[in-house]
RNA sequence: GCGGUAGUAGUUUAGCCUGGUAGAAUGUUACCCUGCCACGGUAGCGACCCGGGUUCGAAUCCCGGCUGCCGCA
Numbered sequence: 001g002c003g004g005u006a007g008u009a010g011u012u013u014a015g016c017c018u019g020g021u022a023g024a025a026u027g028u029u030a031c032c033c034u035g036c037c038a039c040g041g042u043a044g045c046g047a048c049c050c051g052g053g054u055u056c057g058a059a060u061c062c063c064g065g066c067u068g069c070c071g072c073a
Stems, first nucleotide, its partner, number of pairs: 001072007010026004020056001027045006049065005
């Protein structure tokens, strides 16, 4: 230099192909439970790598860029 692949809550990830309310686990906060802790229960908090385009509507499609990994040279 060329090609492939991945990037979503603090962490691990589903959803992307086929555009239409961003979901789960874990974490964390409050409360309940308990003599206290743990376990358990209820409620809350928290995310689409960046920029642009297409569209009524983009995590999803298109273009460019960044980072990690793999391969080729």
Transfer RNA from a Candidatus Woesearchaeota archaeon, 73 nucleotides, folded computationally. Model confidence (mean pLDDT): 84 of 100. RNAcentral holds the sequence, with entries from ENA. Lineage of the source: Archaea > Nanobdellati > Candidatus Woesearchaeota. It matches the Rfam family "tRNA". Gene Ontology term of the family: triplet codon-amino acid adaptor activity. It is annotated as a transfer RNA.